[in-house]
RNA sequence: GCGGGCGUGGCGGAAUGGCAGACGCUGCGGUCUUAAAAACCGCUGGGGAAACCCGUGCGGGUUCGAAUCCCGCCGUCCGCACCA
Numbered sequence: 001g002c003g004g005g006c007g008u009g010g011c012g013g014a015a016u017g018g019c020a021g022a023c024g025c026u027g028c029g030g031u032c033u034u035a036a037a038a039a040c041c042g043c044u045g046g047g048g049a050a051a052c053c054c055g056u057g058c059g060g061g062u063u064c065g066a067a068u069c070c071c072g073c074c075g076u077c078c079g080c081a082c083c084a
Base pairs, nucleotide, nucleotide: 001080002079003078004077005076006075007074010025011024012023018064027043028042029041030040031039045054046053047052057073058072059071060070061069
């Protein structure tokens, strides 16, 4: 340099045009306990009192609607090629 895969919360991951983060872990709060562990219950992307707004690597585009499709770029992994 060429081709291909991947990029989503604190972590693993789901959703493949139609309510993003299902489910699990971590964490926080609570019940129980003399206390702790285990177990069980609730919450757990960001902002906000709420309504609501924003968020799927970055920038554009298509669409009524994009994590998903298209273009460019960045990062990463694999293969090939080149140099030595």

Transfer RNA from a Thermomicrobiales bacterium, 84 nucleotides, folded computationally. The coordinates come from a structure-prediction model, not an experiment, and the mean pLDDT is 80. Rfam family: tRNA. Rfam classes the family as a transfer RNA. Gene Ontology term of the family: triplet codon-amino acid adaptor activity.